[in-house]
Molecule: RNase P RNA; transfer RNA
RNA sequence: GGAGUGGGCCGGGUGAUCGCGGCGGGACUCUCCUCGGAGGGUCGCGUCGAGGAAAGUCCGGGCUCCAGAGGACAGGGUGGUGGCUAACGGCCACCGGCCGCGAGGCCAGGGCAAGUGCAACAGAAAGCAAACCGCCGAUGGCCCGAGCCUUGGCUCGGGAUCAGGUAAGGGUGAAACGGUGCGGUAAGAGCGCACCAGCGGGCCGGGUGACCGGUCCGGCUGGGUAAACCCCACCCGGAGCAAGACCAAGCAGGGGCGAGGUCGUCGCGGUCCGCCGCACGGCCACGGGUCGGUCCGGCCCGUCACCAACCCCGGGUCGGUCGCUCGAGGCGGCGGGCAACCGUCGUCCCAGAGAAAUGAUCACCCUCGACAGAACCCGGCUUACAGGCCCACUCCGGUU
RNA sequence: ACGGGAGUAGCUCAAUUGGCAGAGCACCGGAUUCCAAAUCCGGCGGUUGGGGGUUCAAGUCCCUCCUCCCGUG
Repeated sequence: GGAGUGGGCCGGGUGAUCGCGGCGGGACUCUCCUCGGAGGGUCGCGUCGAGGAAAGUCCGGGCUCCAGAGGACAGGGUGGUGGCUAACGGCCACCGGCCGCGAGGCCAGGGCAAGUGCAACAGAAAGCAAACCGCCGAUGGCCCGAGCCUUGGCUCGGGAUCAGGUAAGGGUGAAACGGUGCGGUAAGAGCGCACCAGCGGGCCGGGUGACCGGUCCGGCUGGGUAAACCCCACCCGGAGCAAGACCAAGCAGGGGCGAGGUCGUCGCGGUCCGCCGCACGGCCACGGGUCGGUCCGGCCCGUCACCAACCCCGGGUCGGUCGCUCGAGGCGGCGGGCAACCGUCGUCCCAGAGAAAUGAUCACCCUCGACAGAACCCGGCUUACAGGCCCACUCCGGUU
Repeated sequence: ACGGGAGUAGCUCAAUUGGCAGAGCACCGGAUUCCAAAUCCGGCGGUUGGGGGUUCAAGUCCCUCCUCCCGUG
């Protein structure tokens, strides 16, 4: 100097004028009234006023209400190990695999040696074996020839004809049941052996662990796919600030206001002594509610005619108030930790609207300004983004 | 705020358990006709909304982004 990798930060600035939203306080003024206050209007002043993604709403939590004895099933999610955290599908560190010369990057990274399923076309054959070409035809037949002996056998040779053997080679495919060599054989083959690769098991050493290293044994060679069903381990109650809480008009609704059966009681009352009524308790029946997916099982309540008036109770609507922003908070120092992160001290207050506020004009400067705007809050992820700055590291070339 | 669905040729729609992306209309060429329409024959036309992943193989399975439609309060 060139090419690149990883990470962090900024996101026009200053001033003036006019406006906008919140809060505080002041002046003037209006209304109400229990005369102490409450509410409203107008005008100054002070102070604060969007983001790194406020976005998508993809995860997780807080908060709020509802539900919740317990269990099983169903459903959804996650998936190397250890840690961080309120929690996570996030982050950090490490392990393993793949990619890159490297700095580094990517990985839903448990189980297909539990079960079931799937694999088009090509190919003989696609999952447990099978055999198209090829090789062999040892063994048993068949045919031919020769020899021997009691015309039926035996022996030898040949044919590749049938049965049969084989998986080395050819070819197909994304994938064909370990590789090389030697032995072996009729031909072959882990059939045997040596080495290599993988798998499983034992032992030793290191590590919290995933795992790593070494050694011995077993011919064990049991392919792929679970982002196929499924199995294993772990996690998950539902809804969402239009959650929800409080106050509360007008008008119109709603609910309540006497009735099941039976048995028992050292209960009370009445009695014509047969019982009757009340109260309490048990059981049964019926009905209702609930366990907001289902079932088992459980829990709770009721035993009721209708209308009207009176009385009592209660809900929602308009509207108002709260929830609402001080928080797993920001910044700085110190300490612990490789780090994520945690602890502690100091300091700061930084939008809270409810049709919804950030804008406009002017001046100067610069590298001429991108993506984009809160609506309960927070931690992540993902996506969008003009331009600029900083740090660490890698590779190549040159010079000293 | 929450829930559901769709995106395939110019248009309307198919595609079974993941296995060669197809049909109708439209368009182009030819035949027929004096010319056209209709009819017959042949043909063109695809980033399966974009990107990434799993797999031998993805329209289909998974993740993410974009666009559109519908529903609840």